[in-house]
This is a predicted structure of an 86-nucleotide RNA (Glycine riboswitch aptamer) from a Vallitaleaceae bacterium. RNAcentral holds the sequence, with entries from Rfam. The prediction has a mean pLDDT of 76. Of the family's consensus pairs, 89% are formed in the model. Lineage of the source: Bacteria > Bacillati > Clostridia > Lachnospirales > Vallitaleaceae. Its Rfam family is "Glycine riboswitch aptamer". From the family's description: This family represents the bacterial glycine riboswitch. Rfam links the family to the GO term glycine biosynthetic process.

Order: sequence, then C1' cells, then structure tokens
RNA sequence: AUGAAGAAUAUGGGAGAGACUGCUAAAUAGCAGCGCCGAAGGUGAAGACGCAACAAACUCUCAGGCAAAAGGACCAUAUUCGGACG
Repeated sequence: AUGAAGAAUAUGGGAGAGACUGCUAAAUAGCAGCGCCGAAGGUGAAGACGCAACAAACUCUCAGGCAAAAGGACCAUAUUCGGACG
C1' cells in the first nucleotide's frame, strides 16, 4: 500500500446415531451388557510430490457422541493482527 495467504475474537448458520436394558442409587451420576453415529481431537492413506515433508468430506472408531442443553468440522459477516505479490 486499492494489503494475498494465514491467525484470533465476536455474531449468525451448522449433520448423524439409544431419553435402550440391568444394578448401585437418587446424581441429567457410576458400573456392566447389547446396538449405533461420524463433523472436536487422533489412526490409516486416496492423491500430489517424489528421499522426505504434506495429506480429503475417504478409512478405523482409540478418544468423543446417540431427548433437550452443551459441544460441533465447516460456512458467512465484522473487527484486530499479519505481512505475500506488486
């Protein structure tokens, strides 16, 4: 600087799957059993590059979750930081 990528904060949007059974017990809790989900995080690796590093909305279901609330990848807007190309 007609300020790129990226980051933080705020606001709005934001899916799936059990208010299952038994016991303790009276805590939206814990333990056990059976059944599921895929969008915090994590594993694997399609792809690209190729030594490596990277790595999906795919995969596993370790963690997490299966009424509401909360959380929630991601998306939009605003502010701030940031400093690339020129």